The RNA shown here (small-subunit ribosomal RNA) has 1498 nucleotides and comes from a metagenome. The prediction has a mean pLDDT of 82. It matches the Rfam family "Bacterial small subunit ribosomal RNA".
């Protein structure tokens, strides 16, 4: 908790029955008032009486329903979690001859007869409670003896099978030990009483002893199971044995006592760290890897630890005792409690649901059974938390509506999208219907089966009864009306999908790369566009991709990675041939691999998800059989691996002990003297106290020149003078012996440069440290002068290196060639011959490699063993072991960080690399510049402004090729706003446009304001009117900007550069980036052109065509020309010559000669006006430099808009302590000055140019002839030639000044140019440095033109006079082409290391502090279980009349064990910890240059 068909007993219903109480029918009395014939009548009220009603209470008997005890049986299942458990826990596969199983079933055999007791219950006692005590009474299927023995169990004896050592089954004999419980329903043939019951008799449940089975367990084994070796020994019940004892059961499982053993060493003990194990699950092609929620299964737990009791089964979730911790009650004296059951509550968290219905159904437990329990379970309820499924409309609908977005302003997209027009109704709403989930189970009748049976019990029809939590649910029908129903994230690649605006290296994205510094498809937002949809996307986490831990299916010369070397223990792995075996191996059966899941074919919910039947897997373990080819094991033989024994052979192979010659330093001596000696140049330093140099002795130590060679020996380090002693090893020969003896090789042990250590020696020469000189910006370096440890010897220790072939041994196999060591052999060429065997190199084919190389000495092809790798830094570092005198080795992480580092190879650029070639690039030379005054142009300062832009070469007499105004773009000030200009619109005005005087002002502008209009139409002409232009007011679009941005552009330009270069198709060759062609011989001004060439061709450039000059012809003939004639003189004449302009010729290396390759070509001749592009010029490839220019124009964005626009007036771009750049003009005599005389080309002119002529000293004026140009303007200077100055700051040199003047121009102060007089400054040839020229060149000397009103020393041209010099490419600068190294690729104006110093960050040390878990020593010792005792207790059974004793059992104390707990000293393993140590990572700190080139010292 449950049961009354196991036993007693309380209450409560309902039934019979008493019994009180309400109510009050009926009789009987009593009699107030009122009326009265006073007789009496009504007749209130009060007392008995109590039929009947209804409450109550009591007895009995039976039915139900509730409760409390005694039994019984369950509670050990089912439910929950994973703390702990690296274990026989788990899994799979046996074993148990080592064992146990209630309930169930089957077989056998029995349940005979009798005892004591005790809850409950009554009294009563302590105590707050919880409880617990005492006295009494009773029952059982509780309990206890006894009888009986089929039969179990033991013993003892004999026998028979069988196996697996110990033994099992199993017969027979003898003894010995052991059992029970009874409830309940029917029947009367037999006995009794005699209605019927009892006794019997029957059934059904039970009980009892065995047997068997099912089922559920114990306990043993093989085999599987994670991480550390920075855990390598680890154990005393350990390990075995006798004996005991103790379990159902084997066993060190205890316990005593013998032995001293067992377990591991690599097959991983012990120690640590995580963790329940599995079928599955999730990924993956698959081998695997990661995992273990749900649901099955096995395990452990139940507040922490301990322990037992019950009982078939526990050492037990909702049992018990004992201690701890924590909570609650308490009178403070005690007591209760365990949700990791199922709802819920609270905390912690990023997070996790209903204190719901029900036993209707599936199952369990009891009970005969109805029925009872069941938070298992089965349903609701939450929560897009996952699957599946539906659904938010559908059709037509172009004025392609309006809005949004964008726009090249033309459209464009949103988009048939919307509206609209017609239709549908899941779904969610209303209405109304309505299933399966239910079969059992009781009852009755029927049959059948079992039974002696008409009880009874099974089973089956049949008929009737009753059962639903969901829930009026699924489902179906009508109503209504597109109605009520879409997010969410991306839009730079990867990865489908674009634009606009904002922002401006902010502000933010980002999974990788990276995005954002004014035009962002990468931020934000907007529009569109993608992708998934009731879900979208982030974050966490597995697995693939990842062949990125490579069994499948990797590697190690160089990219990470071969131990430094050899010898050899464990291992692993092996020649040939024969029999065995049959462990691996293969076949085939068996059996096992739990359901569920996964797959396959079917089935049920409308579909699916979901459920569900049936196969198939299930790759594995066993256990039988059989094969024998390979392994293995074993036995037997063999000779090719290998080894030995013989014959010969090279060698710096090793150890020791002797001996040698040359040199260099030192000493002594002699000769001799002023220096030596070292450097890029020096100095330190030696040396007149005599060095260096030379000659002779002498001391000492150390390395052995030439011979010497990619030669030679060794396993590696390594070995080198000559001789001797010891002793390893290899090669060849030729086939005697062994007979697989082999290969390889973790740990250990050994050997092992150089440096350095320690302890004794030695010590020439050389030389860290150290000192001095030097070098430097410094120089603790490179160089130099010294020098000290070491360097050498003997003992010992260290154990490392780029200990390299950056290539672990070992064994086959696979083209060649050609050198060199060391041997043997052949001779039909005695040779530079051949043949072979073992080193040692070089080049090469196959193949391999990312390449690059490798390549019979493999990095190639295959076996076999070791050894090693898994981004980069942190780091070969910390800590831990360990070794070592120390130095330090060996073994070796992790935070953290980065998107990388690397390797090979290709284009480039680069070099304080190389080779070749070019160029006024140097040399050779002429003249300058740099010094001076001046002009210009520029920084810089200045200023109201000194406007802008250009800045190595490629700015700086540049834009500007002309700044007084203008230009003008700046400044000051004064004005206007549709503007000074252009184009549309709408509107208006009629003296309208325009517009002379006048008024103000500095002008502009702002006022006035006579006079006075055009065009075309109405309409053929004329007026006037309308009307429309065109013009003018207003508005409105809009105009304007020398504002920005040249790093958003065009287009032009500079430069490299007139450099010889830049490319492309096709084929080739490379995996590829790319080559080849374009490289290479030669030549060339030139990728010019010839040769060669896997290239073959092309294209831009070169070159050439083109202008010009230079000869010649021809043609032409004014304005040019003049041979001729003639004049004063135009001129006539001519076309010869000079010229002019058109056209042609002419030059090609065409030709000889040598050179070369017989080419190209180059050299030297001839001829020619020019000779090798004849001389200039125009042309300027791909490309660089984000070169320059928005201020020339043009033109995207942005920006001003009564101003950043336009206009004016003055001013400024012309400043001036100073700097630099072009420049001119000088310094004189090769010159100044006077005078006189010659001879020229280019150009330009009508708003020009100007002549003759006059004025003027002169600029220049007056005047104008002529020229629209071979016609006129128009005379060149340097030169010549004569004079004159005579070397001076001058008769140089002209600045600066002052005074007159003159032109231009409104205008000349700031601020123009020229004249004349006067003035008369620097200046005597320039420092460092640097700039142009190779011939008609420079140099020197004039003219002319543009620009302009005027202004030129600048710039473009033009002629004249007219040189020097170039040996040659070493070296400066540029440039070209090959080649080489590279850590560089915004490309050396690169790259790049260290220290400090500032911030952030993680980690090690560290006085100590402060936790944790295990262990060991002792102390105490709950609870209990075992043992011992038991003076106390104590119905049952035996003695006994009884009292009492016995026999047996208990409390109670002792013991051994034992759990918390105490204590000590360790070890281990966390956290903190002042201050330490380096390590990482941070846009523009410091200091050097260390390293990449030959990185400036390799």
């Nucleotide at each position: 908790g449950u049961c009354g068909a196991g036993c007693g007993a309380u209450c409560c219903u309902a039934g019979u029955u008493u019994u009180u109480u309400u109510c009050g029918a009926u009789a009987a009395g009593u009699g107030a008032a009122g009326c009265u014939u006073c007789g009496g009548c009504u007749g209130a009220u009060c007392u008995u009486u109590g039929a009947u009603u209804a409450a109550g209470a009591g007895a009995c008997a039976u039915u139900g329903g509730u409760u409390a005890g005694c039994g019984g049986c369950a509670a050990a299942a089912g439910g929950g979690u994973g703390a702990g458990u690296a274990a026989c826990a788990c899994g799979u596969g046996g074993g148990u001859a080592a064992c146990u199983u209630a309930c169930c079933u089957c077989c056998a055999a029995a349940u005979u007869g009798g005892g004591u007791a005790u809850a409950a219950c009554a009294c009563u006692u302590u105590g707050a409670a919880a409880a617990a005590g005492g006295u009494g009474c009773u029952a059982a299927u509780c309990c206890c003896g006894a009888a009986u023995g089929u039969g179990a169990c033991g013993a003892a004896u004999g026998g028979u099978a069988g196996g697996c050592a110990u033994c099992u089954a199993u017969c027979a004999u003898u003894g010995g030990u052991u059992a029970a419980a009874g409830a309940u329903g029917g029947c009367c043939u037999c006995u009794a009483c005699a209605u019927g019951u009892a006794a019997g008799c029957u059934g059904u449940c039970g009980u009892u002893u065995g047997g068997a089975g099912a089922u559920a367990g114990g306990c043993c084994c093989g085999c599987g199971u994670c991480c550390c070796a920075u855990c390598a020994g680890c154990u005393u019940g350990u390990u075995g044995g006798u004996a005991a004892g103790g379990u159902a059961a084997a066993a060190g499982c205890u316990u005593a006592c013998c032995a001293a053993g067992g377990c591991u060493u690599u097959u991983g003990a012990c120690g640590g760290g995580u963790a329940g194990c599995u079928g599955g699950u999730c990924u993956g092609a698959g081998a695997g890897g990661a995992u273990g929620g749900u649901c099955a299964g096995c395990c452990a737990c139940a507040c922490u630890g301990g322990g037992a009791c019950u009982g078939a089964g526990a050492c037990a979730c909702g049992g018990c005792c004992c201690a701890g911790a924590c909570u609650c009650c308490u009178a403070c004296g005690g007591g209760a409690g365990g949700c990791u059951g199922c709802a819920g509550u609270c905390g912690a968290g990023a997070a996790u649901c209903u204190u719901u219905c029900g036993c209707a159904a599936u199952g369990g437990g009891g009970g005969a059974a109805a029925c009872c329990c069941u938070g298992a379970c089965g349903a609701c309820g939450c929560g897009a938390c996952g699957c599946c499924g539906c659904g938010u409309g559908g059709a037509c609908g172009a004025u392609g509506a309006a809005g949004g977005c964008c726009u090249u302003c033309g459209g464009g997209u949103u988009g048939u999208a919307a509206a609209g027009u017609c239709c549908u109704u899941u779904c969610a709403g209303g209405u109304g219907g309505g299933a399966g989930g239910a079969a059992a189970g009781c009852c009755a009748u029927u049959g059948a089966a079992a039974g002696a049976a008409u009880a009874u019990c099974u089973c089956a029809a049949u008929g009737g009864u009753c059962u639903g939590a969901c829930a009026g649910u699924a489902c179906c029908a009508c109503c209504a009306g597109a109605a009520g129903a879409a997010g969410c994230c991306a839009c730079g690649g990867c990865u489908a999908a674009c634009u606009c605006c904002g922002u401006g290296c902010c502000a933010g994205c980002a999974g990788c790369c990276g995005c954002g510094g004014u035009a962002a498809u990468a931020c934000g937002g907007a529009g569109g566009u993608g992708g998934c949809g009731a879900g979208c996307g982030u974050u966490g986490c597995u697995c693939g991709g990842a062949u990125u831990c490579a069994u499948u299916g990797g590697g190690u010369g160089u990219a990470a990675a071969g131990g430094g070397c050899a010898a050899g223990u464990a291992g692993g792995c092996g020649g040939u041939c024969u029999g065995g075996u049959a462990a691996g191996u293969c076949a085939u059966u068996c059996g096992u691999g739990a359901a569920a899941g996964c797959c396959c074919c079917g089935g049920g919910c409308u579909u699916a998800a979901c459920c569900u039947g049936g196969g198939a897997a299930u790759u594995g373990c066993g256990c039988a059989u059989g094969a024998u080819a390979c392994u293995g094991c074993g036995a037997g033989a063999c000779u090719u691996g290998a080894g030995g024994a013989c014959g010969g052979g090279a060698g710096a192979g090793g150890a020791g002990a002797g001996c040698g010659g040359a040199a260099u330093u030192c000493c002594c001596g002699g000769u001799g003297u002023a220096a030596g000696g070292g450097u890029g140049a020096a100095a330190u330093c030696u040396g007149u106290a005599g060095a260096u140099a030379u000659c002779g002795g002498g001391a000492g130590g150390a390395a052995c020149a030439c011979c010497a060679g990619u030669g030679g020996c060794g396993a590696a380090g390594g070995c080198g003078g000559c001789u001797c002693u010891c002793u390893g090893g290899c090669c060849c020969g030729a086939c005697c012996c062994u007979g697989a003896c082999g290969c390889u090789g973790a740990g250990a042990g050994g050997c092992g440069a150089a440096a350095g250590c320690u302890g004794g020696g030695g010590g020439a020469g050389c030389a860290a440290a150290c000192a001095g000189g030097a070098u430097u910006a410094g120089a603790u370096a490179c160089c130099c002068u010294g020098g000290u440890a070491g360097u050498c010897c003997c003992a010992g220790c260290u154990g490392u290196c780029a200990a390299c072939g950056a290539u672990g041994g070992g064994c086959a196999c696979u083209a060649g060639g050609u050198g060199u060591a060391g041997g043997a052999c052949c001779c039909u060429u005695u040779g530079u011959g051949g043949u072979u065997c073992u080193g040692u190199g070089c080049c090469g084919c196959a193949g391999c490699u990312a390449a690059c190389g490798c390549a019979u000495u493999a990095a190639g092809u295959g076996c076999c063993c070791c050894a090693c790798c898994u981004g980069g830094g942190g780091a070969g570092u910390a800590c831990g072991g360990u070794c070592g005198c120390a130095a330090g080795g060996c073994u070796g992480a992790a935070a953290c960080u980065c998107a990388a580092a690397g390797g090979a190879a290709u284009u480039g650029a680069c070099g304080g690399g190389g080779a070749c070639c070019c160029g006024c690039a140097c040399a050779a030379g002429c003249g300058g510049u740099g010094g001076a005054g001046c002009a210009u142009g520029u920084g810089g300062u200045u200023u109201a402004a000194u406007a802008c832009g250009a800045c190595g070469a490629u700015a700086c007499g540049c834009g500007u090729g002309a700044a007084a105004c203008c230009u003008c773009a700046c400044c000051a000030g004064g004005g206007c706003u549709u503007g000074a200009c252009a184009u549309g619109c709408a509107a208006g005005a009629a003296g309208u446009a325009g517009g002379a005087a006048c008024c103000u002002g500095a002008a502009a502008g702002g006022g006035a304001g006579a006079c006075a209009a055009c065009u075309c139409g109405u309409a053929u002409c004329c007026a006037a009117u309308c009307g429309a232009g065109a013009a003018c007011u207003u508005g409105c679009a809009c105009a304007g900007g020398u504002g920005u941005u040249g790093c958003a552009u065009g287009g032009c330009u500079g430069u490299c550069g007139u450099c010889a270069g830049c490319u492309c198709g096709u084929g080739c060759u490379g995996u590829g980036a790319a080559g080849u062609g374009u490289u290479g011989g030669g030549u060339u001004a030139a990728g010019u052109c010839c040769c060669g060439c896997a290239a073959c061709g092309a294209g831009c450039g070169c070159a050439a065509c083109c202008c010009u000059c230079g000869c010649c012809c021809c043609a032409u003939g004014u304005u040019g020309c003049u041979a001729g004639c003639a004049u004063a003189a135009u001129g006539c004449a001519g076309a010869a010559c000079u010229c002019u302009u058109g056209g042609g010729g002419g030059a090609c290396u065409g030709c000889c000669a040598g050179g070369g390759a017989u080419a190209a070509c180059c050299u030297g001749g001839a001829g020619g006006a020019a000779g090798g592009u004849g001389g200039g010029g125009a042309u300027g490839a791909u490309g660089u430099c984000a070169a320059g220019u928005c201020a020339g124009u043009a033109u995207g964005g942005c920006c001003c808009u009564u101003a950043c626009g336009c206009c004016c007036u003055g001013g400024g771009c012309u400043a001036c302590a100073c700097a630099c750049g072009u420049g001119c003009u000088a310094c004189a005599a090769u010159g100044g000055c006077c005078g006189g005389u010659a001879c020229a080309a280019u150009g330009g002119g009508u708003u020009g140019c100007a002549a003759u002529a006059c004025c003027g000293c002169g600029a220049g004026g007056u005047g104008g002839a002529g020229c629209u140009a071979a016609u006129c303007c128009u005379c060149a200077a340097a030169g010549c030639c004569g004079g004159u100055c005579u070397c001076a700051g001058u008769u140089c040199g002209g600045a600066u000044u002052g005074g007159a003047g003159g032109c231009u121009g409104a205008a000349a102060u700031u601020c123009g140019c020229c004249u004349c007089c006067a003035u008369g400054a620097a200046g005597c040839u320039g420092g460092a440095a640097u700039c142009g020229c190779u011939a008609g060149u420079a140099a020197c000397g004039g003219c002319g033109c543009g620009u302009c009103a005027g202004c030129a020393c600048g710039g473009c041209g033009c002629c004249g006079u007219g040189a020097a010099u170039a040996c040659g490419u070493u070296c400066c600068c540029g440039g070209g082409u090959c080649u080489u190294g590279u850590a560089c690729a915004c490309a050396c104006c690169g790259c790049c290391c260290g220290u400090c110093a500032a911030g952030c960050g993680a980690c090690g040390g560290a006085a100590g502090c402060u936790g944790g878990g295990g262990g060991u020593a002792c102390c105490u010792g709950a609870a209990g279980u075992c043992g011992u005792u038991a003076a106390c207790c104590c119905a049952a059974c035996c003695c006994g009349c009884a009292a009492g004793g016995g026999a047996g059992g208990g409390a109670g104390a002792c013991g051994c064990c034992c759990a918390a707990g105490g204590u000590a000293a360790a070890a281990c393993u966390g956290g903190u910890g002042a201050c330490u140590g380096g390590c990482g990572c941070u846009a523009a700190g410091u200091c050097g240059u260390a390293a990449c080139a030959a990185g400036g010292u390799a």